The RNA shown here (SAM riboswitch aptamer (S box leader)) has 117 nucleotides.
The coordinates come from a structure-prediction model, not an experiment, and the mean pLDDT is 77.
The model forms 97% of the base pairs in the Rfam consensus.
RNA sequence: CUCUUAUCAUGAGUGACGGAGGGAAUAGGCCCGAUGAAGUCCAGCAACCUGAAAGCAAGUCCUUUUGCUUUUUACGGUGCCAAAUCCUACAGGCAAACUAAGCCUGGAAGAUAAGAG
Numbered sequence: 001c002u003c004u005u006a007u008c009a010u011g012a013g014u015g016a017c018g019g020a021g022g023g024a025a026u027a028g029g030c031c032c033g034a035u036g037a038a039g040u041c042c043a044g045c046a047a048c049c050u051g052a053a054a055g056c057a058a059g060u061c062c063u064u065u066u067g068c069u070u071u072u073u074a075c076g077g078u079g080c081c082a083a084a085u086c087c088u089a090c091a092g093g094c095a096a097a098c099u100a101a102g103c104c105u106g107g108a109a110g111a112u113a114a115g116a117g
Base pairs, nucleotide, nucleotide: 001117002116003115004114005113006112007111008110013042015041016040017039021032022031023030026089027088028087029086044080045079048077049076050074051072052071053070054069055068056067057066058065059064085109090106091105092104093103094102
C1' cells in the first nucleotide's frame, strides 16, 4: 500500500509545557480557538486484540484443543479523548407544497482494530 471482517449518535481534564491555528482530502456550509489551536507529556475513557471467570457446541483415549456467548475493566498491544465520522455531496424512499428547509435507508469516501497478501 491492497484485500476481508467488525465498529463508528455512549464515554473521557478547572493538569504541565507550548504559542496560532484546528475540525482527513475537494467543494459548500457550520463551528472550535488568547477564557489558549496544533503538537508533546501526564491523567482519563473504552473494550478491538490480549488476560481472567462462567456457560454452550464440536473434536479428542486422556491431557486438552477449537469456535461461540456472557461477565470483568485489567499486567499488556493499539486506539480514542468538542459537535453523529460536525453536516451536505451519489442513489432510493417518506412527508410537505413553491421557498427553502426536514426525516429514513443504502452507497461512496474516511477512521480504528483484527486477520491475510